A computed fold for a 72-nucleotide RNA from Chlamydomonas eustigma, annotated as transfer RNA. Lineage of the source: Eukaryota > Chlorophyta > Chlorophyceae > Chlamydomonadales > Chlamydomonas. It matches the Rfam family "tRNA". It is annotated as a transfer RNA. The RNAcentral record of the sequence draws on Rfam. Model confidence (mean pLDDT): 82 of 100.
């Protein structure tokens, strides 16, 4: 240099065109003698980044940027 994958919550991942989730973790309440564990709520994402397509983009296109594999 050339392919190839891949970026979403504090981590771990779903979401393949139509309101942004789930699971750990955090804050709170119930419970308990005090915690754990159960249960129920709250919070918490410019969805890497620029431009495009579209009536609407996390998701299509095209290019930066970082990670991963491959080949040379």
């Nucleotide at each position: 240099g050339g392919g190839u994958u891949u970026a979403u919550a504090g981590c771990u991942c779903a979401g393949u065109g139509g309101u942004a989730g789930a699971g750990c973790g955090g804050c709170c309440g119930c419970c308990u003698g005090c915690a754990g564990a159960g249960c129920g709520g709250c919070a918490g994402g410019u969805c890497u980044c620029c431009a495009g397509u579209u009536c609407g983009a996390a998701c299509c296109u095209g290019g930066g940027u970082g990670g991963g594999c491959c080949c040379u």